[in-house]
């Protein structure tokens, strides 16, 4: 950086998947080694144990004990007692800590957090600095003791005691207040400061040291003196509170929300400001730039991704917050409403003597639980780092290690060299080989980890302690600093490292291999199993499964899954679109907002430049540096695009002024026009009504019918009613904002252009909500109602017709009022301005020339088409009326179905409309455009296509084939044309493949090996035969005699066989469009492509035949031609063929004879639109005529492009693959392929007089004959049979042609028509003619009297008819291939029907219309929506009740310190109790909102080949869609107005 995937293929829109990095991960397979990190993402669930916060005797007061040493007694058990333990240890009062550290992320969308500011509105324990002080009284209390309740936890009452605990009084200023007086500064609130004056306010002592002073007087106490502590007040320094500006998630399906609420005033509270509280006063504040509501959620430094911008996160580390079981509340205190505190409520655990007590791991580790899933109840304070203490020192799950875990990085190894006999061995193989593979193995080395063994570290400096200098002091004590020295401290750990032993030894897996995407082959399976990330693999040759070689890829990890970024420009700031792919509102007015003309001035808010202040530390980034490297760490540095502030600049935007007109208005003059609204008027046409002529039909349709009509219709005339609509004119002509608007007059109105001047002076443009307009159709409320016309009703049509087609017909359609707001409201194209070639119409208006005037003609301006340059565009197309160039505002889209639907809300009388989702589903959905194919689209041509016309099938009977059926079998295969007299040119055995039964197993048949010799026949026996058993017979070619070949028995095993199976694995042949004219290709050319062009046009041909034209130019493979037959000659040649002449004749071309002639068969000639005319484009070509055997490819035949039907065929033959092997092979006898209710194809023979018999009699072509044709002659009625000439064929023979012609009869009848059927009797062939053969004769004499519907064939020597041969074949054709004889009709012509060509159009098809697809209905499954309700959760509001505790009022109980008193007592004060007023829980009611649930229900999706039907796509067969309204099983029909996609 991309890549697959919609198609037949193209391009493009547009969605799905992929390669990429990451992770606190978990799952699967695997696992060597070390360092560095990380390690409950869930239950903010519940917790057993043990630890985590204490210290301080230098603040107090009291104060053991065991033990040990000593004395003393002694009944030897002990008891007493001193000192020591020890001022120890446990507890107590005080002091200070216990708001730090630690952990969670439940809550909170917030001044919580982050930047950056204020605080002239504040505090600040310890600490630093300055500067004073530190005076003198007092009553109390635990602890302890006695007693007393209580299982317990704990408590009461008496009484003794201390202090740095508590009180009272002194002194106090620079402190605080007040008040006067002044200076500075201010944002005007105020702060600061100086000076007077008055008020008011404090303390504690420890503990070392020294006596210079005063007392006692060894040394103490006053006292001094140092430290540490106290108290006061100043600053500092840290940490804090409070408050500002901007930043901070989704929803608008949350739009209104607030009553302490928003301000004043006075008070009160607080360390401080403020509704923070109170009481008065006032109606205020917040909101579209989203208040209020609701869902989620700790928030940043950072992190992860990305080329940035972004996104996504917020584990580990860092700050800042909030939290400690829930809820709520204060104490303490410098600082808390306090994680390991206190007091109430509640859930829950847990002890109980049932009376009451106790707890709070979201601190370490650990248990349960929950889950995919997350760790040891470890050492140790040696090291940082806190708390106390002067200090040792104590305590510290903070922290330092260590311990499990491949979870992550990073690093290392599992060897390295050589080694071809290319080894066994797997694998595959065309059997020759390849390949695993230099891989092994051998051989030579090497020594990392791991193993052993020894050594062995940094991390440890200080405190203390000694000396010494400075410092303080009177002071060499003390003390506090520094320097020197001294030695003491190591969890980790005998650990990192570092030598040495020894030996390739102990250390490789996991994914993958059809494309994307590196890697391919065998077997197994057989739409199974199964795989799958998308696209799609398996239905018998799977590179796709599944295993196996071999391969690739990564490596101690390697796959899977989740999740995040990325690629996706796929939300587009960087950087996307909206005519047709998703997407321009229906259409205007217009607020708020956005944007916004010239000029000069001034600002300095934005902008831009610099200076300063912040931006925390780690993190990324450089640079260096320490671990051997690297991860990892440690130092500097840079960035941190931000924010705050100074300063400066002034071009641009803003904002304030002052000016202009060119943007936008206004006034003036002008025409134009279905603009609007209202009134009124007009004629023509339907309908109706009356009259009036007239007579049977009218009407209507593809045809009919329903309907009117003889009670008089339609028609026609005259008259009258009513009500819609307004021909012509009328036009891609006008108007209007759009919907839309069409007779004529009037009367009110909008609005647009033109032209000329004048004035206003930026006044503009868009437009988020908001208002208003707004076809049809519908709905109210009244009218009207002619014609039309949903619904409805009858008639048709249909399989059905709820439909299109008729005949009626109601709403509706009009009009007044009111609603309703949707349309394919469309140019599928928003709205403004400016630029950007042109040509042509055509509508207003105005100039110019020209005219008498009217055109012409040039030309401005608006307004509406058309065609076209550039650009655009995926094409398509747009193109001064943009869809080009650019800027301004608005509305909208982000795969496709759910679905414009469900909830919810607004509006509506309703229909309903506007707003607007999700689960689920799929890998598509679409847009243009190209080939094809299709069309009940078009236009042109052709064929016996189809008319025209001949003969037939389809009706019998019978032949044959084929379907069913049957059956032991009735062998297989052909199935629309293009299977069905087809394979099969001939089934009684055979054949032959079935069927039954007997048999044989290297075979019936082929190749190899051994072994024998003959075999073969031929007789006997058994037997249905195959065979079997017996006898008999006894060897052929050849040779170098060793064989060798040949055939036959016998063996053994390789193989034989197979009409078994896949025609869908094939080869080959074949058939079929179709003997139709087509199908293609090189070069060029255009089109981004697939393609196009050429091969289209104009003509003209049987023909892509051939001319012209033409961005084509040429070529192939087809047509045509070349071949062969046949029509006419010629020319050679004359037997077996012929006979004109000539001669004989048995009269027969038979004989001489001859080759003229027929004819044979060989060369050749001949026909080319040549030749005249006419037409045509001077053409190709057609048209007519002449010559000519023959005329326009003379006629026939062979020949059959690219392709096409998975078309036929494995049973013609040949073949892959798979079955089988004493049987699906083979050999044999029988039976079967010939069955017979019936069914369909293809013939045959009739039905009769163009006919049948009968008798006479002419005239072919082409074949074919030796296991044959076979003359003559004889027999038989006859098939035939007997004899036996010729002929191996232009010579014999098959052979008789037949229809024809003559005469004779039948005379329209089931017959003298027609012949089935059947009996009887032969022939023949053949091993045999029962099943099953073909003739013959004699009898018998069915059906049938021209065939419904529907259908074949043929255009000339054809159809129709007649009769001949032939292959096959012992025998058997109505079939089949060939032959000749007689010998027609008929074609206007291209509307239809069938098939085919060419050009074109539509297309939703591409397996291509036998295509493609919609809805109902069942069935199944899944997810949603409504429910009568239930239930949970959470919120409002009202009202009950109030625990603790604060505040406040009371305090009669109680009451040490102070004051009054000698006292008693009072006085003050303080508690206890007590009420108030706030208030958690609870608790009633009664709403809101979420959620789960439900009978039943609604419609979605999806599902194998159900049912109904054909709605769309072609003119889709009634053009489709849109809106709406009715209807109806459905798809849909009908009205009404609208588009054209």
């Nucleotide at each position: 950086a991309g890549a697959g995937u919609u198609u037949g293929a193209u391009c493009c829109u547009g969605g799905c998947u992929c390669a990429g990095a990451a992770c606190g991960a978990a799952c699967g397979c695997u696992g060597g080694c070390g360092g560095c990190g990380u390690g409950c993402u869930u239950a903010a669930c519940a917790c057993a144990u043990g630890c985590a916060a204490g210290u301080c005797g230098u603040a107090c007061g009291a104060g053991a004990a065991a033990g040990u040493c000593g004395g003393g007694c002694u009944u030897c058990g002990g008891c007493c007692u001193g000192a020591u333990g020890a001022g120890u240890a446990a507890a107590g009062u005080g002091g200070c800590g216990c708001a730090c550290g630690g952990g969670u992320g439940a809550g909170u969308a917030a001044c919580g957090c982050g930047u950056g500011g204020g605080u002239a509105a504040c505090c600040u324990c310890c600490c630093c600095u300055u500067a004073a002080a530190u005076c003198u009284g007092g009553a109390a209390u635990a602890a302890c003791u006695a007693c007393c309740c209580g299982a317990a936890a704990g408590g009461g009452u008496g009484g003794c005691u201390a202090a740095u605990a508590c009180c009272g009084g002194a002194u106090a200023a620079u402190g605080u207040c007040u008040u006067u007086c002044g200076g500075u500064c201010u944002u005007c609130g105020g702060g600061u400061u100086g000076a007077a004056a008055g008020a008011c306010c404090a303390a504690a002592g420890g503990u070392g040291g020294c006596c210079u002073c005063u007392c006692c007087u060894u040394g103490g106490a006053a006292g001094c003196u140092a430290c540490c502590g106290u108290u006061u007040a100043g600053g500092g320094a840290u940490g804090g509170g409070c408050u500002c500006g901007c930043g901070u998630a989704c929803c608008a399906u949350u739009a209104g929300c607030u009553u302490g609420u928003u301000g004043g005033u006075g008070a009160g509270g607080u360390a401080a400001c403020g509704g923070c509280u109170c009481a008065c006063c006032a109606a205020g504040g917040c909101u579209g730039u989203g208040a209020u509501g609701g869902u989620u959620a700790g928030c940043u430094g950072g992190u992860c991704u990305g080329a940035g911008a972004g996104g996504a996160u917020g584990a580990c580390c860092a700050g800042c917050c909030a939290c400690a079981c829930u809820g709520g509340a204060a104490c303490u205190g410098g600082a808390a409403c306090a994680c390991g505190g206190u007091c109430c409520a509640g859930a829950c655990u847990c002890c109980u003597a049932c009376g009451g007590g106790a707890g709070g791991c979201a601190g370490c580790a650990g248990u349960g639980a929950g889950g995919a899933a997350u760790c040891u109840u470890g050492c140790g304070c040696a090291a940082u780092g806190g708390g106390g203490g002067a200090a040792a020192c104590c305590c510290u799950g903070a922290c330092g290690c260590a311990g499990c875990a491949a979870c992550g990085c990073c690093g290392c190894g599992u060897g390295a060299g050589u080694g071809a006999a290319g080894a066994a061995g797997g694998c595959c193989u065309u059997c020759g080989g390849g390949u695993c593979g230099u891989a092994a193995a051998g051989c030579u080395c090497u020594g990392u980890c791991a193993g052993g063994u020894g050594g062995g570290a940094a991390g440890a400096a200080a405190u203390a302690c000694a000396u010494g200098g400075u410092g303080u002091u009177a002071a060499u004590a003390a003390c506090a600093u520094c320097a020197u020295g001294c030695g003491c401290u190591g969890a980790c750990g005998g650990u990192a490292c570092c030598a040495c032993c020894a030996g390739a030894g102990g250390a490789a897996g996991c994914a993958c291999c059809g494309g994307c995407u590196a890697a391919c082959u065998c077997c197994g399976u057989g739409c199974c199993a199964g795989c799958a990330g998308c696209c799609g693999c398996g239905g018998u040759a799977a590179u796709a499964c599944g295993g196996a070689g071999g391969g690739u890829g990564c490596a101690a990890g390697c796959g899977u899954u989740g999740u995040u970024c990325g690629g996706a420009a796929u939300u587009a700031c960087u950087g996307g679109g909206c005519g047709u792919a998703a997407a321009g509102a229906g259409c205007g007015u217009g607020u708020a907002g956005g944007c916004g003309g010239u000029a000069g001035a001034a600002u300095a808010a934005g902008u831009c430049a610099g200076g300063u202040g912040u931006g925390a530390a780690a993190g990324c980034c450089c640079u260096u540096g320490g671990c051997u490297c690297a991860a990892c760490c440690a130092a500097g540095g840079a960035a941190g695009u931000g924010c705050a502030u100074c300063u400066g600049a002034a071009a641009c935007u803003g904002c304030u002024c002052u000016a202009c007109u060119u943007g936008a208005g206004u006034a003036c003059g002008g025409g134009a026009g279905a603009g609007g609204a209202g009134a009124g008027u007009g004629g023509a046409a339907u309908u109706c009504c009356u009259g009036g002529u007239g007579u049977a039909g009218a009407g209507g349709u593809g045809a009919a019918a329903u309907u009117c009509g003889u009670a008089g219709a339609u028609a026609u005339c005259a008259g009258g009613a009513g009500g819609a609509a307004c021909a012509c004119c009328g036009g891609u002509g006008g108007c209007g904002a759009a919907g839309g608007c069409g007779a004529c007059u009037c009367u009110c109105u909008g609005g647009a252009c033109c032209g000329a001047u004048a004035c206003u002076g930026a006044c503009g443009c868009u437009g988020a909500g908001a208002c208003g307009c707004g076809a049809a159709a519908g709905c109210g409320u009244g009218g009207g109602g002619a014609g039309c016309a949903a619904a409805c009703a009858g008639g048709a049509u249909u399989a059905g017709a709820u439909a299109c087609c008729c005949u009626g017909g109601u709403a509706g359609u009009c009009c007044a009022c009111g609603c309703c707001g949707u349309a394919a409201a469309c140019g599928a194209u928003g709205g403004g301005u400016a630029c950007u070639a042109g040509g042509u119409g055509u509508a207003g208006g105005g100039g110019g020339u020209a005219u008498u005037g009217a055109c012409c003609c040039c030309u401005c301006c608006u307004g509406u088409g058309c065609c076209g340059a550039a650009g655009c565009a995926a094409a398509c197309g747009c193109a001064u009326u943009a869809a080009g160039u650019a800027c301004c505002c608005c509305g909208c889209c982000u795969g496709g179905g759910g679905a414009g639907u469900a909830c919810g809300g607004u509006c509506g009388c309703a229909a309903g409309a506007c707003u607007a989702a999700a689960a689920c589903u799929c890998a598509a959905a679409g847009g243009a455009a190209u080939u094809g194919a299709c069309g009940g689209g078009g236009g042109c041509c052709c064929g016996c296509a189809c008319a025209a016309g001949c003969g037939g099938u389809g009706g019998a009977g019978c032949a044959u084939g084929u379907g069913g059926u049957u059956u032991a079998a009735u062998u297989c295969g052909a199935c629309g044309c293009a299977a069905c007299g087809c394979g099969a040119a001939g089934a009684a055995c055979c054949u032959u493949a079935c069927c039954u039964g007997g048999g044989c197993u290297u075979g019936a048949c082929a190749u190899c090996c051994c072994c024998u010799g003959a075999c073969c026949g031929c007789u006997c026996u058994g037997g249905a035969a195959a065979c079997a058993g017996a006898g008999u017979u006894u060897c052929u070619c050849u040779u170098u005699c060793g064989g060798g070949a040949g055939c036959a028995g016998g063996g053994a095993g390789a193989c034989a066989g197979g009409u078994g199976c896949u025609g869908c694995a094939u080869g080959g042949c074949u058939g079929u469009c179709g003997u139709c004219a087509g199908c293609u290709c090189g070069u060029g050319u255009c089109g981004u492509g697939a393609g196009a062009u050429g091969u289209u046009g104009g003509g003209u041909u049987a023909a892509g035949u051939c001319c012209c034209g033409c961005a084509a130019c040429g070529a192939g493979c087809g047509c045509a031609a070349c071949c062969c037959c046949u029509a006419u000659c010629u020319u050679u040649a004359g037997u077996u063929g012929c006979c004109a002449u000539c001669g004989g004749u048995u009269c027969g071309g038979c004989c001489g004879g001859g080759c003229a002639c027929u004819c044979u068969a060989a060369a050749g000639a001949g026909a080319c639109c040549g030749c005249c005319u006419c037409g045509g484009u001077u053409a190709a070509c057609g048209g007519g005529g002449a010559g000519g055997a023959a005329g326009g490819u003379g006629g026939g035949g062979a020949u059959g492009a690219c392709g096409u039907c998975a078309a036929g065929u494995c049973c013609u033959c040949a073949u892959g693959g798979c079955c089988u092997u004493u049987a699906u092979g083979u050999c044999c006898a029988g039976g079967g392929c010939u069955a017979c209710a019936c069914a369909c194809g293809u013939g045959c023979u009739a039905c009769a007089a163009u006919g049948g018999g009968c008798u006479g009699u002419a005239c072919a072509a082409a074949g074919g004959g030796c296991a044959g044709c076979a003359a003559g002659c004889c027999u038989g009625c006859g098939a035939a049979g007997g004899u036996u000439a010729g002929c191996c064929a232009a010579u014999c023979c098959c052979a008789a042609a037949a229809a024809g012609c003559a005469g004779c009869u039948c005379u329209c009848a089931g017959u003298u028509c027609g012949g089935a059927u059947u009996g009887g009797a032969g022939u023949c062939u053949g091993c045999a003619a029962c099943c099953c053969g073909a003739c013959u004769c004699c009898a018998u004499g069915a059906a049938g009297c021209u065939g419904g519907a529907a259908u074949c064939g043929c255009u000339a020597g054809u159809a129709a008819u007649c009769g001949u041969g032939g292959a096959u074949c012992a025998g058997c054709a109505u079939g089949c291939c060939a032959c000749g004889g007689u010998g027609a009709a008929u074609a206007c012509g291209u509307u239809c029907c069938c098939g085919g060509g060419c050009c074109u159009u539509g297309u939703a098809c591409a397996c291509a219309c036998c295509g493609c697809c919609c809805g109902u209905c069942a069935c199944a499954c899944c997810a949603c929506g409504a429910a009568a309700g239930u239930c949970a959760g959470u919120u409002g509001c009202a009202c009950c009740a109030g625990a603790a505790g604060u505040a406040g009022c009371u305090g009669g109980g109680c009451u040490a310190a102070c004051c009054c008193g000698u006292a008693a007592g009072g006085g003050g004060u303080g508690c206890a109790g007590g009420c108030u007023c706030c208030u958690a829980a609870g608790g009633u009611g009664u709403g809101g909102c979420u959620g789960a649930u439900a009978a039943u229900u609604g419609g979605g999706g999806u599902g194998a080949a159900g049912u109904c039907g054909u709605a769309a796509c072609a003119a889709g067969g009634u053009a489709g869609c849109c809106g709406u309204a009715g209807g109806g099983g459905a798809a849909c029909c009908u009205g009404c107005g609208g588009c054209u996609g």

This is a predicted structure of a 1541-nucleotide RNA (small-subunit ribosomal RNA) from an uncultured delta proteobacterium. The prediction has a mean pLDDT of 84. Rfam family: Bacterial small subunit ribosomal RNA.